[in-house]
RNA sequence: UGUUAUUAAGGGCAAAGCUAUCGAAAGGUAGCGGCGCAAAACUAUAGGGGCUAAAGCAUUCACUGCUAUGCCAGCCAGUUGCGAUG
Numbered sequence: 001u002g003u004u005a006u007u008a009a010g011g012g013c014a015a016a017g018c019u020a021u022c023g024a025a026a027g028g029u030a031g032c033g034g035c036g037c038a039a040a041a042c043u044a045u046a047g048g049g050g051c052u053a054a055a056g057c058a059u060u061c062a063c064u065g066c067u068a069u070g071c072c073a074g075c076c077a078g079u080u081g082c083g084a085u086g
Base pairs, nucleotide, nucleotide: 004086005085006084012037013036017032018031019030020029021028022027035074041079042078043077047076048075049072050071051070056066057065058064059062
């Protein structure tokens, strides 16, 4: 210095839910909250996968179908980082 396993200290992040707010929605932001996470840090037409469908198109006219340059990184993935011991 790198990889790997285990796991201390100091810590870090923060699920669901509630309140407020933005948004057509998915979902985001803030406060409370704490399910969990050794990367639950960053990256979203520069990989895969998933969610929504306003506008648009279609028609069987419906709580209908198609569609993302909208959204999800706490789905996989890529990149990067702290730290004790073996």
Predicted 3D model of an 86-nucleotide RNA (c-di-GMP-I riboswitch aptamer) from a Syntrophomonadaceae bacterium. Taxonomically the source falls in Syntrophomonadaceae (Bacteria, Bacillati, Bacillota, Clostridia).